[in-house]
RNA sequence: CGGGACGUGGCUCAAUUGGUAGAGCACCCGCCUGAUAAGCGGGAGGCUGGUGGUUCGAUUCCACCCGUUCCGACCA
Numbered sequence: 001c002g003g004g005a006c007g008u009g010g011c012u013c014a015a016u017u018g019g020u021a022g023a024g025c026a027c028c029c030g031c032c033u034g035a036u037a038a039g040c041g042g043g044a045g046g047c048u049g050g051u052g053g054u055u056c057g058a059u060u061c062c063a064c065c066c067g068u069u070c071c072g073a074c075c076a
Stems, first nucleotide, its partner, number of pairs: 001072007010025004019056001027043005049065005
């Protein structure tokens, strides 16, 4: 430098091929226990990497940029 994949709650990941975002773990509260863990119930937590575009409507489609990662090329 070229190409591919990825970027969504603190972490790991979903979202039925466009219809106003969910799960597990973690965290907080309660129940249970002599107590802790486990278990059960409830709760808080996300302007979906950024800026534009298309659309009535974008996590989803398009362009550019940023970041992570893989492959290749170049130099040595």

Transfer RNA from Archangium sp., 76 nucleotides, folded computationally. Model confidence (mean pLDDT): 82 of 100.